[in-house]
Model confidence (mean pLDDT): 76 of 100. This is a predicted complex of two RNAs, RNase P RNA and transfer RNA, with 418 nucleotides together. Rfam match: Bacterial RNase P class A. Rfam describes the family as follows. Ribonuclease P (RNase P) is a ubiquitous endoribonuclease, found in archaea, bacteria and eukarya as well as chloroplasts and mitochondria. The family's RNA type in Rfam is ribozyme. Rfam links the family to the GO terms ribonuclease P activity, dimeric ribonuclease P complex and tRNA processing.
This record gives sequence, structure tokens and C1' cells, in this order.
RNA sequence: CGAGUCGAACGGAUGGUCGCGGCGUUGUACCGAAAGGUCUUCGUCGAGGAAAGUCCGGGCUCUUAGGGCAGGAUGCCGGUUAACGGCCGGUGAAGGUGACUUCAAGGAUAGUGCAACAGAAAUAGACAGCCGAGCACACGCUCGGUUAAGGUGGAAAGGUGAGGUAAGAGCUCACCGGCACCAUGGAGACAUGGUGGCCCUGCAAACCCCAUUCGGAGCAACGCCGUGGAGGAACGAGACUGUCGCCCGCAGGUUCCAUGGAGGCGGCUAGAACUUCUCGGCAACGAGAGGUCCAGAUAGAUGACCAUUCAAGACAGAACCCGGCUUAUAGAUCGACUCGGCGC
RNA sequence: GGUCCCGUAGCUCAGAAGGAUAGAGCGGCCGCCUCCUAAGCGGUAGGUCGCGCGUUCGAAUCGCGCCGGGAUCA
Repeated sequence: CGAGUCGAACGGAUGGUCGCGGCGUUGUACCGAAAGGUCUUCGUCGAGGAAAGUCCGGGCUCUUAGGGCAGGAUGCCGGUUAACGGCCGGUGAAGGUGACUUCAAGGAUAGUGCAACAGAAAUAGACAGCCGAGCACACGCUCGGUUAAGGUGGAAAGGUGAGGUAAGAGCUCACCGGCACCAUGGAGACAUGGUGGCCCUGCAAACCCCAUUCGGAGCAACGCCGUGGAGGAACGAGACUGUCGCCCGCAGGUUCCAUGGAGGCGGCUAGAACUUCUCGGCAACGAGAGGUCCAGAUAGAUGACCAUUCAAGACAGAACCCGGCUUAUAGAUCGACUCGGCGC
Repeated sequence: GGUCCCGUAGCUCAGAAGGAUAGAGCGGCCGCCUCCUAAGCGGUAGGUCGCGCGUUCGAAUCGCGCCGGGAUCA
């Protein structure tokens, strides 16, 4: 200098004017019986790294509250956590020269199922071939042995070489691969070494088996108040009002109870919170001390304009709250590392 | 805001416990029939199976992640 890998943090800034939501506050303002509401003055706070998808895990609330079946999820080992399918550190496999990246990575000897087409044969079998025996003058036919080479296929029952054989074959041997057992190391996954011809098709993101784990629903959950309406009970039967004047009759009352349509209030944001330092741990994370308060609407606020500046501003907007994952994202910053070339 | 479902030709649907050329009806185009049209008959074109990645020898079908559409809950 070029090419690349991994991680962290940002994602317009400053000033001015006007406007909007929450909280506190000012007022001889307005409405109201009051509680309170509206307006107004001032102060203060006011979206994100993903607020998104709703894919996992929890808190919280109601329900069930006991056990089981069914069903779902997870699946190498150890740790972390409130919990997790997340994260961290390892093991193994695959890819890359490398930094590094990726992996739903238990069981196919519990059982069932599937493997189209091609091919003789798809988990057993002999099409062509080779060899032996019998028949035959011969072409050839029949029976048996055999699977190395042939062709088919994604896959043909370990691979390569030598011996052996009628021809062949782990039939035997050497090396390699797998499997089983043993020893050593490790907390474990596993690694290394030795022994044994033991040589077993693939698919479980097919059913299934094994182990672990999950009760169901969701803030439109749920709790409280509740003018009116309709319902029940008690009191009163006098007065008053209406029924065009009078009498009778009828209707209208008050209090309490339960229900809960409209509406209102709570749930609603101080939390497994954020941040600085120290300590433990390789790390995820944990412990201690100090500091901070950082949206809370309910038709739903966070915006508009002007000026300066730079790199000319992407994806995108809270709605009960957290921990993760996934997806979208213009631009630009910092750190660690790898490979190649050149120079000293 | 929560919870579910669907996506195959221009339209309506099959095919879905994997097997190779993905079908049917209507519609389109061409031809026959008719004086002409409709109906009828014959032929023909038209598909990234919503998109991407994976599992598998093989994916419309199985798994995961997105995109789009719809239903429902006061």
C1' cells in the first nucleotide's frame, strides 16, 4: 500500500421563534353545591437501537389449585441466569492459506415405514462375465460356486496392496478407516495408546424411542365507582300534582338491596432500572460501595419555520413492564487481528 | 394492543404422511361448423407453486426466517 476477519460505540449538532403532552406552580379568571374541571403564568421532563415482527422466556392478573393421559418444546459437555430455544467457555464435524466462521450435533442393534426412475438386484439378489461338473461332434444346454472387475444409481455390505484359490471372497497378512473392549489423561463432551477380523446402507427438519421441561388465558387481563334504564324489598296510604269542574278509580313518591350498558378511576411505570469505582471469574455473569430519576397518552403529545455548520441525516414512532432472538438501517468513528506485495 | 388462519395459471380450486413431464373448470389465442354471431367440436399457449436459507439422493409438500392478505377479541 492492497485485500480481509472480529468487536465496540454513534446515527445530525448549535442558537432563535411558535406549537403540543405529563408533573409541579401563578391567578380578583370562567364553570360547578362540592370534589374537581377549563383557561392562564412560570419552571421542568418528553421515543428507539431497533419502540418493529410477536418468535422464545419471565414478572403481573384472573382461573385451575390433586394426579395422569394426550399435546408442545428442547436435545454434544460444563457454566451463567428470575427464566429461556438466549448468552459464555470448551469438544467434535464442515469451510477458509489465515485472522475466523457455520452446525436442529441424542438414538437407525426397540419397533414400524420410505428409498421414484435407472439397474439383474435397494437390503436381497445372479443380467452379462469368470470357474467347476454333467450332456453334446459342435453351436450350445442344464446344475452348482462366486461377486473382484462391468454397466445403473445419491447409495451396491469396509478401502489400497500382496498372498491364496478351480475361479473368487477379511479367506489370510500389512497399512488406513469404522466399531467394541481395556488402560491413561480430563469435572465432562472427548483425546491418546493397546487388543480383537468384529466390518453393521441412508433417512428420525418420517412415525417413533429415550432424557429434560411446560397447567390455561392474557392489561381489550383484572379491581373499584357508576347519573340513567330495567328488577326486588320495606315505608306511606294523609297531603299535593295530572286525568279540562266535582266524586270514585288510576298514575306519579322516599329509603335500602343486588346487577353493571355509557362513562370515569386504578392497574401505569422506582425497575431482575441506569451509571461510576472496587473485588471475584478466561468469559457470560456475580458481589459491594457511591450517585441518578429517565415519556406515561386514551382519538392518543414529542412537531413546524429560520440561521450557521458538517459527512447533507438511513431504518423508522412508546401504549402493562422486563431478558433475549430475528428482521430493516444512508453515513461515518474507534479498537484488536490475519494474509499478500514493496521498502528499511 | 392481543390471538389465530391463508398464499398453486388471468379467475375459482385440486395435488400436501417427499419421487421428478404440477393438473382441472372457466377465461385467452388458432382452426372447423354458420350467410354472420352464440352454442358445439378440435388444437394450443400460459406457472420463480409469495420470497430466502436449510434437511434430504430428491421439496409445491418437511423445518426456520421474512413479505403480503384476511378473520376475531371491548